[in-house]
RNA sequence: GGUGACAAGGGCAAACCCGUCGCGAGGCGGGGGCGCAAAGCCACGGGUCCCUCGGGGACGGCCGGGCUGCCGCAC
Repeated sequence: GGUGACAAGGGCAAACCCGUCGCGAGGCGGGGGCGCAAAGCCACGGGUCCCUCGGGGACGGCCGGGCUGCCGCAC
């Protein structure tokens, strides 16, 4: 560098509910657990969504890209 069949230690946490912040998309905290081998991080390209729409925002668990990383396997 490639890969995720098996295994161990673990990790994250959809819907929904509660609290809280926001006009909103949504964010954060708690419960929850559908899933995830980058479901870790970054709005760079596309996409979707919101608003007071020549503009400003949200989503990294929509796709691509960049950076970083645990374990196993084969070369």